[in-house]
RNA sequence: GCGCCCGUAGCUCAGUAGGAUAGAGCAUCGGUUUCCUAAACCGAAGGUCGAGUGUUCGAGUCACUCCGGGCGUA
Numbered sequence: 001g002c003g004c005c006c007g008u009a010g011c012u013c014a015g016u017a018g019g020a021u022a023g024a025g026c027a028u029c030g031g032u033u034u035c036c037u038a039a040a041c042c043g044a045a046g047g048u049c050g051a052g053u054g055u056u057c058g059a060g061u062c063a064c065u066c067c068g069g070g071c072g073u074a
Base pairs, nucleotide, nucleotide: 001073002072003071004070005069006068007067010026011025012024013023019057028044029043030042031041032040050066051065052064053063054062
């Protein structure tokens, strides 16, 4: 250089033949319980889905460019 894959919450990930409010677990915060802690249970907050442009009535999902990471190849 070329080819392929990945990038979604603080962390690990799900969600891909486009469809209406973007989710789970852990962590964090609050509450219940307990003499206290832990555990358990209930609840809350946290994302402009790597950046941008385009296609479309509608994009996490499709196209293109770029950025970062991984693998292969000479």